[in-house]
Formats: sequence, C1' cells, structure tokens
RNA sequence: AUGGACGUAUAUUAAUGGUUAAAUUAUCUGUCUUCCAAACAGAAGAUUGUGGGUUCAAAUCCCAUCGUCCAUA
Repeated sequence: AUGGACGUAUAUUAAUGGUUAAAUUAUCUGUCUUCCAAACAGAAGAUUGUGGGUUCAAAUCCCAUCGUCCAUA
C1' cells in the first nucleotide's frame, strides 16, 4: 500500500429492515443468615465506534472515516 473480518451495557454475547435493543456476568438495594457466601426478588447501566445516505421505518442495507486483528506485497 491492497484485500478481508470485527466494533452493541463493566465484561461476554444475542437480536428476520418493524413493540420500549434482550440475556448472562459484574455493580447497587432488599429478603434470607449471628456475619459472610450461596440462593431468591428488584434497580440502575447502551447516542449499537464516528459521520452521512437509502427507506414510512436502520444495530441490520449502502458510502466514507476511526480503531483492532488477519492475509498478501
């Protein structure tokens, strides 16, 4: 330099173009317990990397860009 893959909550992953983006884990609160842990119940946490475009409607399709990884030279 060229080509390819990936980017979603603290972390790990889901989500057929169509309801309020879901689950596990972590965190916090409560129940339980002498206390802790476990278990159970609940809460909070996301401009879906960024910027545009297409569409009645975009995490999803298209373009550009940033970052990570891989391959080739």

A computed fold for a 73-nucleotide RNA from Imasa heleensis, annotated as transfer RNA. RNAcentral holds the sequence, with entries from ENA. Its Rfam family is "tRNA". Model confidence (mean pLDDT): 80 of 100.